A computed fold for a 350-nucleotide part of an RNA from a metagenome, annotated as small-subunit ribosomal RNA, central domain. The full RNA is in RNAcentral, with records from SILVA.

Context: one part of a larger RNA
RNA sequence: CUGGGCGUAAAGCGAGUGUAGGCGGCUUCGUAAGUCGGAUGUGAAAGCCCUGGGCUUAACCUGGGAAUGGCAUUCGAUACUGCGCGGCUAGAGUCUGAUAGAGGGAAGUGGAAUUCCAGGUGUAGCGGUGAAGUGCGUAGAGAUCUGGAGGAACACCAGUGGCGAAGGCGGCUUCCUGGAUCAAGACUGACGCUGAGGCUCGAAAGCGUGGGGAGCAAACAGGAUUAGAUACCCUGGUAGUCCACGCCCUAAACGAUGUCAACUAGACGUUGGGUUCAUAAAGGAACUUAGUGUCGAAGCUAACGCGUUAAGUUGACCGCCUGGGGAGUACGGCCGCAAGGUUGAAACUC
Numbered sequence: 001c002u003g004g005g006c007g008u009a010a011a012g013c014g015a016g017u018g019u020a021g022g023c024g025g026c027u028u029c030g031u032a033a034g035u036c037g038g039a040u041g042u043g044a045a046a047g048c049c050c051u052g053g054g055c056u057u058a059a060c061c062u063g064g065g066a067a068u069g070g071c072a073u074u075c076g077a078u079a080c081u082g083c084g085c086g087g088c089u090a091g092a093g094u095c096u097g098a099u100a101g102a103g104g105g106a107a108g109u110g111g112a113a114u115u116c117c118a119g120g121u122g123u124a125g126c127g128g129u130g131a132a133g134u135g136c137g138u139a140g141a142g143a144u145c146u147g148g149a150g151g152a153a154c155a156c157c158a159g160u161g162g163c164g165a166a167g168g169c170g171g172c173u174u175c176c177u178g179g180a181u182c183a184a185g186a187c188u189g190a191c192g193c194u195g196a197g198g199c200u201c202g203a204a205a206g207c208g209u210g211g212g213g214a215g216c217a218a219a220c221a222g223g224a225u226u227a228g229a230u231a232c233c234c235u236g237g238u239a240g241u242c243c244a245c246g247c248c249c250u251a252a253a254c255g256a257u258g259u260c261a262a263c264u265a266g267a268c269g270u271u272g273g274g275u276u277c278a279u280a281a282a283g284g285a286a287c288u289u290a291g292u293g294u295c296g297a298a299g300c301u302a303a304c305g306c307g308u309u310a311a312g313u314u315g316a317c318c319g320c321c322u323g324g325g326g327a328g329u330a331c332g333g334c335c336g337c338a339a340g341g342u343u344g345a346a347a348c349u350c
Stems, first nucleotide, its partner, number of pairs: 003322004007304002012318001014201004021194003025088003029084003033081002035077008049065006091191001092188005097182003103177007110154001115149007125136002162169002206247006215241002220236004258317006266295012299306002323350003332343004
């Protein structure tokens, strides 16, 4: 000495559940596998090392000693780890009572707006742009009023507000259903943490079959702009966007920050719950608990910054990185209807 790292330099799997494995609270007794000690045997000789001797010296030769990771047998030790029988309640969970919520699924339903259709009034424009033109309109548009059809999305409330593992979730009502938090007790008694594989979920786009289609709008067409304009702007417009079922499995899937636990100043906001105080009412104060934010002690950091929601101080387990390009490519495997996904090089070059 016996790697160093992963917010932004390369590096946290998109998220969960969980198999094997790894790790695991307090305590009595037992055991003695790990662990520690003694003894015995073995560990050939030569060599290396130490110390003598012999060739005039040395190399070389030779005597003795030491060393020898370790292995086996046996006798002990019992703190820690393991194993076994018990006990405990601080971890974890169950019950009782409350609470908040766009958590999920299904069915129904409401109003505003856009579009279209029919009818009334009414006349020459409308629309759009930097300016125009394409487009629509005397076969009566646009404007305005009435009625109807249909699809999609839910203004205000609305908030670094809430819920969810993540993706994500927003009109209202009903039904089914998951999770969380709080308070006080009772109960179970380590039942726990992590998690290679596996399995499940997973925005948008895309795919298959069948519906639906108002608005928007890849592609496409036309008009402008321009030297050109396969664009930006305008007029149209099809897939798609919507629904059901089945696939796809990716993302700046981001907090670019894996999960769990413990410890380490505070200040100010805000959401849900509880206790106490105050109060005619409305508004309030202190403490506590679970979230969610801003700023900051110590500390950390290359800096930026992070800072009890850590990127601080530690532990457990998993994933990942190891110069740039070639390349997330080729080949092969697996998956997919396809698109492609996943795993994932090398030559060469700087």